[in-house]
This is a predicted structure of a 114-nucleotide RNA (TPP riboswitch aptamer (THI element)) from Firmicutes bacterium UBA7523. Lineage of the source: Bacteria > Bacillati > Bacillota. Of the family's consensus pairs, 96% are formed in the model. It matches the Rfam family "TPP riboswitch aptamer (THI element)". Its family is annotated with thiamine pyrophosphate binding in the Gene Ontology. The sequence was found by an Rfam model in a public genome assembly.
RNA sequence: UAACACGCCUAGGGGUGCCCGCGAGCGCGGGCUGAGAGGCAGGGGCGCUAUCCUUGCCAACUCUUUGAACCUGAGAUGGGUAAUACCAGCGUAGGGAAGGACCGCAGACGGAAG
Numbered sequence: 001u002a003a004c005a006c007g008c009c010u011a012g013g014g015g016u017g018c019c020c021g022c023g024a025g026c027g028c029g030g031g032c033u034g035a036g037a038g039g040c041a042g043g044g045g046c047g048c049u050a051u052c053c054u055u056g057c058c059a060a061c062u063c064u065u066u067g068a069a070c071c072u073g074a075g076a077u078g079g080g081u082a083a084u085a086c087c088a089g090c091g092u093a094g095g096g097a098a099g100g101a102c103c104g105c106a107g108a109c110g111g112a113a114g
Base pairs, nucleotide, nucleotide: 001112006114008100009099010098011064012063013062014061017032018031019030020029021028022027025046026045038058039057040056041055042054043053044052070095071094072093077088078087079086102111103110104109
């Protein structure tokens, strides 16, 4: 043992892009930015030299209202790049996922405790 919440417990949210090479079905390898661009298994779509959308589970990372993690605006604006929100503004915009922190007992009291 008030208050607080660095850490802790429980619960929840989120993204996974861009480029190059390769007779290679939609994959493999490499490069860029980033905290993070991962793994496994499906569905749809395309239809043969170049190509898309999407779901579930797991993992890592990260964020949880003191909220720029992320989403929208945006098929947008400025700069830059091999290319991409790559960087900046937009942004006091509109959205966006949280609780606990003593326990037991009617009580006396007992127990636990970074």